[in-house]
RNA sequence: UAGAGGUCGCAAUCAACAUCAGUCAUUUGCUCAGCCGGUAGGCGAUGAGGCAAAUAAAAGGGGCGAUUGCCGAAGUGACAUGUGGACGCACAUGAUUGCUGGGGCCAACGUUAAGAGCGUUGGCACUGUCGCGCAAGCGGGGUGCUA
Numbered sequence: 001u002a003g004a005g006g007u008c009g010c011a012a013u014c015a016a017c018a019u020c021a022g023u024c025a026u027u028u029g030c031u032c033a034g035c036c037g038g039u040a041g042g043c044g045a046u047g048a049g050g051c052a053a054a055u056a057a058a059a060g061g062g063g064c065g066a067u068u069g070c071c072g073a074a075g076u077g078a079c080a081u082g083u084g085g086a087c088g089c090a091c092a093u094g095a096u097u098g099c100u101g102g103g104g105c106c107a108a109c110g111u112u113a114a115g116a117g118c119g120u121u122g123g124c125a126c127u128g129u130c131g132c133g134c135a136a137g138c139g140g141g142g143u144g145c146u147a
Stems, first nucleotide, its partner, number of pairs: 001147003006071001009070006017062001019061001025055007034043003038087002074100005079094006101127002104124008129140004
């Protein structure tokens, strides 16, 4: 410098679809003084909240499909900067730093509308690669392996 692992390899974008949800919200009627929030605080007789009826979403997340870029692809913790916010917190960036070879299944915790998905930890076998070994098998890691 160029490649390989996997037929669910990784990530992004796009379109439709289901879900979100008959939920938020709006209007009307009845009732009524408390209601929302992690804290601070906010809303409320100019009717918060509750019940009934009518109308009725959106964002994030999701599977399939297509396209694109790739093989530390990427994810995640810390740190730094920026944005939103009163803080908590959330998001984005980083030529900083630690961990993780890859996907699958199970459990716990967190997140979420969610038994989906994602993240962390632990376990189970599978797979890929290198080393040792007659073999069964054992051990190592991507700053690796092959050319």

The RNA shown here (Lysine riboswitch aptamer) has 147 nucleotides and comes from a soil metagenome. RNAcentral holds the sequence, with entries from MGnify.